[in-house]
Molecule: transfer RNA
Organism: bacterium
RNA sequence: UCCCCUGUAGCUCAACGGUAGAGCAGGAAGCUGUUAACUUCAAGGUUCGUGGUUCGAAUCCACGCGGGGGAG
Numbered sequence: 001u002c003c004c005c006u007g008u009a010g011c012u013c014a015a016c017g018g019u020a021g022a023g024c025a026g027g028a029a030g031c032u033g034u035u036a037a038c039u040u041c042a043a044g045g046u047u048c049g050u051g052g053u054u055c056g057a058a059u060c061c062a063c064g065c066g067g068g069g070g071a072g
Stems, first nucleotide, its partner, number of pairs: 001071007010024004018055001027041004048064005
C1' cells in the first nucleotide's frame, strides 16, 4: 500500500429495509435459620462517526475511525 471479515446493553451474541432482542453479569422481590441454588419482576442502547439512497436504514451505498485476518 492492496484485499477480506468485523463494530449493536457492562460481557458474549441475535435482529426480511418497518417499534432493537436473548443469554450471562449487576439490581429488586419470593423461597430459608443464613448463604448458594432456584423462581419472578424491573432496569439497562446516540446500533463506531459523517454523508447518501429510501415513505422508512442496525440492515443498502460512499468516505473516514477502531479491531481481526490475508497478500506484497